[in-house]
Context: one part of a larger RNA
């Protein structure tokens, strides 16, 4: 100088307290281990793996495994020889391949030769999702959006090193402001960026409709005022006032304001740490493998199944459940789509095919809410898993293994033990809607979007993390 310490002092964050909902019990789902298997492909394993990588495994993906085959190769570049290339048909096979046979000759110069292309051969090589992330590059988590890391000069010390960067205040923050052998500077902090929350002021079409006009419908003549959209600008800086503080930084309270002290969200992530994680996005050194550890099909598995574990959903009910009635969203995505209407079927769906390449059309019905009306505390008109059987749909193809429907069935479960978890406002928590992937779907998952809308914070004594400054140490 650091790393410790059940040493001290300050601070600070859903850390704890306060308080609301959950996990841990049950059924399922989805991931992991562990057993199984021919294979259960790999990769991540404390926070920081485990609804991760995979924004979607019936075949394809695919990387496992087993049988079929291939051997300069499914792709690159040379190089000889041959056939223009493209087409047709048979034979054998599960395919892939392998076998045979028929038509057939084009461009561009012109004894021949080129261009593209097929096939054969021989080598150089070609390929590996094959090893090593402890050889690496990039790229990402973590500490952590914590508030730190550091240089020049210069002064101090025999030197390691020190001061700056420490003190007294105060900040979300080494923020700022006073002192000081420091004076300056660099990265980070903070602003500059994006959305939202107020307004002006321009533009009004596919949007809008206060006056005019319309039997009725913003439908149409008007309209440019309101909504809305796009642009482009103002606006918040402790700006103003009362206390405090040292007349400093700044703290408090108050007016006006749409908005007040960082206005709320986002992007943004210092020097470093953990030989953290990726050689399996990608790229790459070295090893390996070359009739195989490449390559090409078919079936299979990745979906097994005593357990154990993660993170969900959906209950256990009456703040409900079940039937009909009635009202209010934002945001997104469509031409190989989206799909109105209509007609059929209890449904899932089929037939039909009008608009729409989209502020014009679809998807589209928002749903908790609300008002009515059955149930009346029961394993029940709860609660929906299994299971039987009959259908639908996309795909060559749904057995292994799809989702979706009607009918029957009618399991656990009557709020969960030690433990443990998320939140601080438009937040939790309920609620339903949309997308990406994608034929379909195992979508309860991700990611977004609106609707309803709270309770608590008395405080840092205690758990955890982390930051500064003193201090002990037989570590370094």
């Nucleotide at each position: 100088u650091g790393a410790u310490g059940g040493a001290g002092g300050c601070c600070c964050a859903c850390a704890c307290a306060a308080g609301c909902g959950g996990u841990g019990g049950a059924g399922c789902a989805u991931g992991u281990g562990g057993u199984u298997u021919a294979a259960a492909u790999u990769a991540a394993u404390g926070c920081a793996a485990a609804g991760c990588g995979a924004a979607g495994a019936a075949c394809c993906u695919u990387a496992c495994c087993a049988g079929g085959g291939c051997u300069u190769g499914g792709c690159a570049u040379g190089c000889c020889a041959u056939g223009a290339a493209u087409c047709c048909u048979c034979u054998u096979g599960a395919a892939a391949g392998a076998g045979a046979g028929g038509g057939g000759u084009g461009c561009c110069c012109u004894u021949g030769g080129g261009a593209a292309u097929g096939u054969g051969g021989a080598c150089a090589u070609a390929g590996g999702u094959g090893g090593u992330g402890c050889a690496u590059g990039g790229c990402u988590a973590u500490c952590a959006u914590c508030a730190g890391c550091u240089c020049a000069u210069g002064c101090c010390a025999u030197a390691a090193g020190g001061u700056g960067u420490u003190g007294g205040g105060u900040u979300a923050a080494g923020u700022c402001u006073c002192a000081c052998a420091a004076u300056g500077a660099g990265u980070g902090c903070a602003a500059c960026c994006c959305u939202c929350a107020u307004g002006u002021u321009u533009a009004g079409u596919u949007g809008c409709c206060a006056c005019c006009a319309u039997a009725g419908a913003g439908u149409u003549u008007g309209g440019a005022a309101c909504c809305c959209u796009g642009a482009a600008c103002a606006g918040a800086u402790u700006g103003u006032c009362a206390g405090u503080g040292a007349u400093a930084a700044g703290c408090c309270a108050a007016a006006g304001g749409a908005a007040g002290g960082u206005g709320a969200g986002g992007a943004u992530g210092a020097c470093g740490u953990c030989a953290a994680g990726u050689c399996a996005u990608c790229a790459u050194g070295c090893c390996c493998c070359u009739u195989a550890u490449g390559c090409c099909c078919u079936a299979g598995g990745u979906g097994a199944c005593a357990c154990a574990u993660a993170u969900g959903c959906u209950a256990c009910a009456a703040u409900g459940g079940g039937u009909g009635g009635a009202a209010u969203a934002a945001a997104g995505g469509g031409u190989u789509g989206c799909g109105a209407u209509c007609c059929u079927g209890c449904g899932a769906g089929g037939g039909u095919g009008a608009g729409c390449u989209a502020a014009c059309u679809c998807c589209a019905a928002a749903a908790a809410c609300c008002a009515a009306u059955c149930c009346u505390c029961a394993a029940u008109u709860u609660g929906g898993a299994u299971u039987g059987c009959a259908a639908u749909c996309u795909a060559a193809a749904a057995c292994u293994u799809g989702c979706c429907u009607a009918c029957a069935u009618g399991a656990a479960g009557c709020c969960g033990g030690g433990a443990u978890u998320g939140c601080u406002a438009g937040u939790a928590a309920u609620c339903g809607c949309c997308g990406a992937u994608c034929a379909g779907c195992c979508a309860u998952a991700c990611g977004a979007c609106a609707a309803u809308g709270a309770a608590u914070u008395c405080a840092u004594u205690c758990c955890c993390a982390g930051g500064c400054c003193u201090u002990g140490u037989a570590c370094a």
Overview:
Model confidence (mean pLDDT): 81 of 100. Predicted 3D model of a 476-nucleotide part of an RNA (small-subunit ribosomal RNA, 3' major domain) from Trichopus zeylanicus subsp. travancoricus. Taxonomically the source falls in Trichopus zeylanicus (Eukaryota, Streptophyta, Streptophytina, Magnoliopsida). RNAcentral holds the full RNA, with entries from SILVA. Rfam family: Bacterial small subunit ribosomal RNA.